A computed fold for a 74-nucleotide RNA from a Nanobdellia archaeon, annotated as transfer RNA. The RNAcentral record of the sequence draws on ENA. It matches the Rfam family "tRNA". The family's RNA type in Rfam is transfer RNA. The coordinates come from a structure-prediction model, not an experiment, and the mean pLDDT is 83.
RNA sequence: GGGCCUGUAGCCUAGUCUGGAUAGGGCAGUUGGCUUCGAACCAGCAGACCCGGGUUCGAAUCCCGGCAGGCCCA
Numbered sequence: 001g002g003g004c005c006u007g008u009a010g011c012c013u014a015g016u017c018u019g020g021a022u023a024g025g026g027c028a029g030u031u032g033g034c035u036u037c038g039a040a041c042c043a044g045c046a047g048a049c050c051c052g053g054g055u056u057c058g059a060a061u062c063c064c065g066g067c068a069g070g071c072c073c074a
Stems, first nucleotide, its partner, number of pairs: 001073007010027004020057001029045005050066005
């Protein structure tokens, strides 16, 4: 330098192929209940689509360009 793959919450992950309206789940966090206290358990709360642009009535999803990581070739 070239090719391919990946990027969603503090961590992990579903959804992406086939666009559809409040982005789902687990762990962790937090509030309350329960308990002598705690753990476990029960109920609630908060938290995310790597960045920019485009297409579209509508984009996590499609297109373009970047950034970061991984693999391969040179």